[in-house]
Context: one part of a larger RNA
């Protein structure tokens, strides 16, 4: 890991609600008892007690045909009851208490067994090659008065050096279903000591022991171990067995030592109750309120420009007045604006209320689940006008929804799947090939493979629509030619001559020519340009709007941002058209099964319906045993690419093995009544 077996809403009592039975204004025994016999759960006995026949009241206590009682001064008003149906048994739903569906903690108490591991103490033994250093002290010699000194010789001290035994366990490194539940191998640490170690013995768990790490105390230790309380408790994870059929949610409010759990509401389903509207929906129609959206500035409040004009700064002046001012600036005045918490206005929905029309009831009582939601579209909060953020409120989808289409997709867009057709229409979305259907029809754009991702920003892409000029008295480009004089204007300055710079910017000949539009010099000179004539001989300049296009454009394993081939008057874009494909949609054809109405009928007809998670409701099918009745034997049980039936569980028959062991069918009962999950349990391979 597979296969096999086990494996999980029981039981009992006490409510509570429906089925069913028996009595019925009453129902019913308990404990205990009796005697029969097929030996018992059956029958007889036992009325204590319980329920109910009458309720309000605190209670004293009153008490129901026209009520009755409590509050009350009330004959008043109110509250709570009455105008009859229960009770006993039994099954099922569901609840309390009990292990209460089942497995699961980590803890917590008790009493017990542990110091043969290890920690630490006692008692009593062992042992630690070898080598080195050479303290204290002692002799001697030198030196001295004698010493201290110095030398040299014995000396043999050290929680002293080097290094086996022996102890530990420093760093790689091998092992990692190991040789090994800590180990090998190199390499290091201590090795006369606070040193190893052998035997006995002490100390227990609200302890002990601890040169202290919350460390050991027998592969266990921030409180051993083992067994008992015990089936602890677990608002938490997991799990929890056969069909078919109807119906179906929620992820919200409100409270919660409450947020992942729970009441009660909402939302579901079932049964009553009732019989076409009193409810509740849609559709139109009429009459209502508002202050959102918008838009305003008339209120409050903020605001850009200007304008008057107070006041305030600022200059003048010793100072005062006075004047001046391109500084600030109220309140007015013009012209622009801006507000959830502004309103001189104000929609569309929405909402209320009613009239019509279609469709629906309502109410009790029984069982639920939900109460982590999730994405899109709109209306807003927060956040950044970030998030696949978050938090409202409207729709939708998914959750609980299969099909089809976005190349692939839980929330998009179409469309809601009873079964069954090699039958047809259409949806969304496609019709060159992959790949069903148009290589269609008409008319334009685009040349970027834009399509086939991407902004500010740039640009004689190129359609179109438009404005202002200039032009056969000749535009624009292009060549020729001229572009002068006062003047080197004036300051300035070494210089300053059109061309460093500052100030003026005029006059004259002129077809025309600036006190000059780059270039250039040191300054001048040279070049060129405005502006001007010829030459040519038809359209040119700017500028505005829109369509499609272009650059902008860097990313991690060739292409890799059209699914891909691949497409260019299209298979791209835009308009307008006419066909065809295309789903479980919608029609056909056949069947099934629910409801409803018809009808004595689950004959039959007719109508509406039949995705489905939590969950409620309804039929059923298999197993072990019991009771009755029957019935059959080469039975049951296994095995079985065999054959049939049923909508399912399932059910029958052959074949093959089995063997004298016991089964089957009907009608009821009663359950240790159904496995794939529970890192489930035992077992085999």
């Nucleotide at each position: 890991g597979c296969c096999u077996g086990c494996g999980a809403g029981u039981u009992g009592u006490c409510g509570u609600c429906g089925g069913u039975g028996g009595c019925g204004a009453g129902g019913u025994u308990a404990a205990g008892g009796g005697g029969u016999g097929c030996u018992a759960u059956a029958c007889c006995c036992g009325g204590a007690g319980c329920c109910g026949u009458a309720g309000c009241g605190a209670a004293a206590g009153c008490g129901a045909a026209u009520g009755g009682u409590c509050u009350g001064a009330a004959u008043a008003g109110g509250g709570c009851c009455a105008u009859u149906a229960g009770u006993c048994a039994u099954c099922g739903g569901c609840g309390g208490c009990a292990g209460a569906c089942c497995c699961g903690a980590a803890a917590c108490g008790g009493a017990a067994c542990g110091a043969u591991c290890u920690a630490u103490c006692c008692c009593u033994g062992c042992c630690c090659a070898g080598u080195g250093u050479g303290a204290a002290c002692g002799g001697u010699g030198g030196c001295u008065a004698a010493a201290a000194c110095c030398g040299c010789c014995g000396g043999g001290a050290g929680g002293c050096g080097c290094g086996a035994a022996c102890g530990g366990g420093u760093c790689g490194g091998u092992g990692c279903u190991g040789c090994a539940a800590a180990a090998c191998c190199g390499u290091c640490c201590g090795a006369u000591g606070a040193g190893g170690u052998g035997g006995g013995g002490a100390u227990a768990g609200c302890g002990g022991u601890g040169a202290a790490a919350a460390g050991c105390c027998a592969a266990u230790c921030g409180c051993g171990u083992u067994c008992c309380g015990u089936g602890a408790u677990a608002g938490c994870u997991g799990g929890u067995u056969c069909u078919c059929c109807c119906c179906g949610a929620a992820a919200u409010g409100c409270g919660u030592c409450u947020a992942g759990g729970c009441g009660c509401a909402g939302c579901g389903u079932c049964c009553c109750u009732g019989g076409u509207a009193a409810u509740u929906c849609u559709c139109a129609g009429u009459g209502g309120g508002g202050g959102u959206a918008g838009a305003g500035c008339a209120c409050u409040g903020u605001u850009g420009a200007g304008g008057c004009u107070a006041g305030g700064g600022g200059g003048u002046u010793a100072a005062c007045a006075g004047c001046c001012u391109a500084c600030c600036a109220a309140a007015c005045c013009u012209c622009g604006a801006c507000a959830a918490a502004c309103u001189c206005c104000g929609a569309a929905u929405a909402c209320c209320a009613u009239u019509g029309g279609g469709a629906u009831a309502u109410g009790g009582g029984g069982c639920a689940g939900u109460g982590a939601g999730a994405c899109u579209a709109c209306g807003g909060g927060c956040g950044a006008u970030a998030a696949g953020g978050u938090c409202u409120g409207u729709g939708g989808u998914c959750a609980a929804g299969a099909g089809g289409g976005a190349a692939u997709g839980a929330g998009c867009c179409c469309a809601g799947a009873c079964c069954a057709u090699c039958a047809g229409c259409u949806a969304a979305g496609g019709c060159c090939c992959c790949u069903a259907a148009a290589u269609c029809c008409a008319g334009g754009c685009u040349a970027a493979g834009u399509g086939u991702g991407g902004a500010a920003g740039g640009a004689a892409g190129u359609g179109u629509u438009c404005c202002u000029c200039c032009g056969g008295a000749g535009a624009c480009a292009g060549c020729c030619a001229g572009g002068a004089g006062g003047u080197u204007a004036g300051c300035u300055u070494a210089g300053a001559a059109g061309c460093a710079g500052c100030u003026a910017u005029c006059c004259u000949u002129u077809a025309a020519a600036g006190a000059g539009u780059g270039c250039g010099u040191a300054a001048u000179a040279g070049c060129u340009c405005a502006c001007u004539g010829g030459u040519c001989g038809a359209g040119g300049a700017g500028g505005a709007a829109u369509g499609c296009g272009c650059c902008g454009a860097a990313g991690a394993u060739u292409c890799a941002a059209c699914g891909g081939g691949g497409c260019u008057u299209a298979a791209g874009c835009c308009u307008g058209g006419u066909g065809c494909c295309g789903a479980a949609g919608c029609u056909a054809u056949g069947g099934g099964c629910u409801u409803g109405c018809a009808g004595u009928g689950u004959a039959u007809g007719c109508a509406a319906g039949c995705g489905g998670u939590a969950g409620g409701g309804g039929a059923g099918c298999g197993u072990u045993c019991c009771g009755u009745a029957c019935u059959a034997u080469c039975a049951a049980g296994u095995c079985u690419a065999g054959a049939g039936c049923g909508u399912a569980a399932g059910c029958u028959c052959g074949g093959a093995u089995g063997a004298c062991g016991g089964a089957g069918u009907a009608c009821g009962g009663a359950a240790g009544u159904g496995c794939g999950a529970a890192u489930g349990c035992a077992g085999g391979c």
A computed fold for a 685-nucleotide part of an RNA from a Pseudomonadota bacterium, annotated as large-subunit ribosomal RNA, domain II. Its Rfam family is "Bacterial large subunit ribosomal RNA".